[in-house]
Context: one part of a larger RNA
This record gives sequence, C1' cells and structure tokens, in this order.
RNA sequence: CGUAAGAUAUUUGAAGAGUGCUGUCCUUAGUACGAGAGGACCAGGAUGGACAUACCAAUGGUGUAUCAGUUGUCUCACCAGAGGCACGGCUGAGUAGCUAAGUAUGGAUUGGAUAAACGCUGAAAGCAUCUAAGUGUGAAGCCAACUCUAAGAUAAGAUAUCUCAUAUCGUAAGGUAGUAAGAUUCCAUAAAGACUAUGUGGUUGAUAGGUUGGAGGUGUAAGUGUAGCAAUACGUUGAGCUGACCAAUACUAAUAAAUCGAGGG
Repeated sequence: CGUAAGAUAUUUGAAGAGUGCUGUCCUUAGUACGAGAGGACCAGGAUGGACAUACCAAUGGUGUAUCAGUUGUCUCACCAGAGGCACGGCUGAGUAGCUAAGUAUGGAUUGGAUAAACGCUGAAAGCAUCUAAGUGUGAAGCCAACUCUAAGAUAAGAUAUCUCAUAUCGUAAGGUAGUAAGAUUCCAUAAAGACUAUGUGGUUGAUAGGUUGGAGGUGUAAGUGUAGCAAUACGUUGAGCUGACCAAUACUAAUAAAUCGAGGG
C1' cells in the first nucleotide's frame, strides 16, 4: 500500500514445511521343516540405541559477590570489629535463571491408489494363457492421517462485537478539518529481547523499586556472661546475614500531555 467505511477479537485452510530409523530378548516352539546338525514364517509381549521436541518436580552442573571459613598485606588511631587488594585471593556450600549426563514424550494406528510379484475369468489362437476387454491381492515407498506455519490464497475467505452517519470547500467526482470505536507516541517494565518486535501495566494502578512477611541458602553473627594463665569452648542462639523466588503493602516512580484514526454501496 492492497484486501471498496474504520476497528477489536476468534477462526476456516488453498498451499508449504516437518516427522518417517532400528537392535536385542521372551512366548508361540526346540514346534513346522530336517537322517542329523540345526532351526523358522505368521502372531503376541518386553527392553534398548541413535535422533527429535519440551521441561527443571526429582538427580546433578553452573550460579563473578548469597552465606561461612581462612592466608598475606594495607586502611579505619589502638583492642575488638570491619573494609580494600591479591585469578571471585583461596576453600566449603548454594536460591532463581540457564542447563544435561536428568525427566517426559514421539516416529503408533488406520484408510486410499499403486510397484515388483501372485491371481480370477478370458479370447485373439476350438487347447493353453494374469491381459487384449473386464477384475482381485499386494511395499519401510506415493496420497491422506499426525505436528507446525498459513487469507499478499490479489480468487486477498468466514464469524462475533464496537463506532457512527459531523463541519467545511466543490456543480459533481472528490478534497480538507476536528472527532468516534480503536491505536500509537511517552512512561513503569519482563515470562520478551541485538535494535525493533512481543507480553504485562500506567493511579478506576501491584508494572518496577522499596518496605514487611515467607520460602530457599548459609550454618549458631556482633555484643555480653561463664570456664580457662591462654589458645579456645559453652550460654544467650537454628542465631545473624541473605541476588534473582512467593505474597502483601501505594512509601517512590508509571505525571502531565500529544498524535493518528470512519462518514461507506
């Protein structure tokens, strides 16, 4: 820009893309077959490999500053207590998120038309012949079925709902302006993200931060008391601290405003 008014939701599916794999074991059955050695078809079940998709409840990984321990040194005048630097200084753990080696699921089933092949009926050619007329069975393959995209599918589809028939110029076609429903700019942002887009919100508000409570993590803070010459231990104390998680709460910031957007056949 189009989809012959302007919108918001929900959709149909022309068409396209994807998937399509396979082993072992058990039963049938040591049966059919075979002198024996050996050893099935068909059918049913179990369990794997690789691949693909999704997810983080559990098992783990990571988790650059969440907690604790600790070395050297410097600073806060000193003690105590803290902080900086040294690969996050090193070490032990670890929430959210992300993740695999983890978990779950999938390639199942069914139908149609066929290939090779096997047939039925059957002449040419009194026989025979699956073929010439006619007709059947038949594959991991083909078309559907399954998953995803999809009306720019210009043949531009459908359904529901909303907005309404202003002003002005023009003979008219039509143009212009302010609006409606609606949308955007802008702002707070994350489940989204390179930017954009997408999603949630913008005071008629829980969108982010803060605060409060909780979960989870770490592992018993500081101060003080007691015991000991002291190192230290114990009590107060599952204490103190705590990024992302879950809630509550307008304390802070989403203010104020602007722009676009129909008049139909």
RNAcentral holds the full RNA, with entries from ENA.
This is a predicted structure of a 265-nucleotide part of an RNA (large-subunit ribosomal RNA, domain VI) from a Clostridia bacterium.
Taxonomically the source falls in Clostridia (Bacteria, Bacillati, Bacillota).
Its mean pLDDT, the model's own confidence on a scale to 100, is 88.
Rfam family: Bacterial large subunit ribosomal RNA.